[in-house]
RNA sequence: GGUUCGGUAGCUCAGCUGGAUAGAGCACAAACCUUCUAAGUUUGGGGUCAAAGGUUCGAAUCCUUUCCGAAUCA
Numbered sequence: 001g002g003u004u005c006g007g008u009a010g011c012u013c014a015g016c017u018g019g020a021u022a023g024a025g026c027a028c029a030a031a032c033c034u035u036c037u038a039a040g041u042u043u044g045g046g047g048u049c050a051a052a053g054g055u056u057c058g059a060a061u062c063c064u065u066u067c068c069g070a071a072u073c074a
Stems, first nucleotide, its partner, number of pairs: 001073007010026004019057001028044005050066005
């Protein structure tokens, strides 16, 4: 340098033949429980879906370019 795959919450990931408020687990906070802690239960906060542009009534999802990471070929 070519090809392929990936980038979504603090972390690990789902969501992909475009459709309605963007989710799960762990973590974090609060309440309950407990003499206290841990465990358990419930609730809550946290995201401009890597960036920019395009298509569309509508984009995390499709197209283009760029950035970052991984694998592979040379």
Molecule: transfer RNA
Organism: Bacteroidota bacterium